[in-house]
RNA sequence: AAACUUCUUCAGGGCAGGGUGAGGGGAAACCCAAUUCCCGACCGGCGGUGAGAGGCAGAAGCCUCAAGCCCGCGAGCCCCUCUUCGCUGAAGAGGGGUUGAUCCGGUGGAAAUCCGGGGCCGACGGUACAGUCCGGAUGGGAGAAGAAGUUU
Numbered sequence: 001a002a003a004c005u006u007c008u009u010c011a012g013g014g015c016a017g018g019g020u021g022a023g024g025g026g027a028a029a030c031c032c033a034a035u036u037c038c039c040g041a042c043c044g045g046c047g048g049u050g051a052g053a054g055g056c057a058g059a060a061g062c063c064u065c066a067a068g069c070c071c072g073c074g075a076g077c078c079c080c081u082c083u084u085c086g087c088u089g090a091a092g093a094g095g096g097g098u099u100g101a102u103c104c105g106g107u108g109g110a111a112a113u114c115c116g117g118g119g120c121c122g123a124c125g126g127u128a129c130a131g132u133c134c135g136g137a138u139g140g141g142a143g144a145a146g147a148a149g150u151u152u
Base pairs, nucleotide, nucleotide: 001152002151003150004149005148006147007146008145009144010143017039018038019037023032024031025030041132042131043122044121045073046072047071048070052065053064054063055062056061068120069119076098077097078096079095080094081093082092083091084090085089102118103117104116105115106114124135125134126133
C1' cells in the first nucleotide's frame, strides 16, 4: 500500500409574501378557514466522470472543491426464496422487478459537466389536490471517516 473480516461514529434540504374559498361558525353584519388550489417563493442524498476554480511545487507533478435533470446507487412500492418464532402473521437474511427530469445560445479541436439564458423533475399513507406540512421514521440507507485483526 492492497484485499478481506469485525467494530465504532457520522450520513437531506425546502413555501417569504399575496390571492381564492371546499368547508365551518354566526340571528345578522360578518368571522374563521389550503405551507395541498392560483400567482409567486424555496430545496437538491451518495459514488463516478470532469475543458472549470483554487492551492502547493524550481520542475515533473500532486492535492482540494466542482452535475438535481450524463452514468450508476439509495430510500419508497411490488414479488420471490430461506431461517426463526408465541405462525390468517411477525422479525431477520438474501434475490428479482419497478423507480423523475435539459434544451437553446456562446467559447472551443472537442461541451452531458464551463459561461449566459430558458425549461423541467421530485415514493407511499393522511388531509382541501403536498418535492417543502403531519406520519411510518428514535426506522432504513447509498456511502463517508476512523479503529482492530488476518493475508499478500
Molecule: FMN riboswitch aptamer (RFN element)
Organism: Candidatus Caldatribacterium sp.